Description:
This is a predicted structure of a 107-nucleotide RNA (Guanidine-I riboswitch aptamer).
RNA sequence: AAACAAAUUUUCUAGGGUUCCGCACAAAUUUCGGUUUGCGGUCAGGUCCGAGAGAAAAUUCACAAAUUUUUUAUUUGUGUACACGGAGGGAUAAAAGCCCGGGAGGU
Numbered sequence: 001a002a003a004c005a006a007a008u009u010u011u012c013u014a015g016g017g018u019u020c021c022g023c024a025c026a027a028a029u030u031u032c033g034g035u036u037u038g039c040g041g042u043c044a045g046g047u048c049c050g051a052g053a054g055a056a057a058a059u060u061c062a063c064a065a066a067u068u069u070u071u072u073a074u075u076u077g078u079g080u081a082c083a084c085g086g087a088g089g090g091a092u093a094a095a096a097g098c099c100c101g102g103g104a105g106g107u
Stems, first nucleotide, its partner, number of pairs: 007059006015049002020046002022043001023040001025038005061079007082102001084105001088100003
């Protein structure tokens, strides 16, 4: 110095907090079934957020083969690698392995 498909999406997971629901506690109220308000994530739950360096799948792309109306299309196969990493800042209710970011830095 070089990163071009080293692309995109979906469903999940590790992880994450606390708007909403649930749960715990307190108060008020009650027709004693509950209801309302406050508060708690040090609360192993549901919703929710969620990985470049986690998983799976699809698409895409590259190559090869077959077929075909012959350079266009379809189908099939293979490949789509590797990857240590802060501090700080940002979003959302909030936080994070989210985003800045395959960044700074390191090898």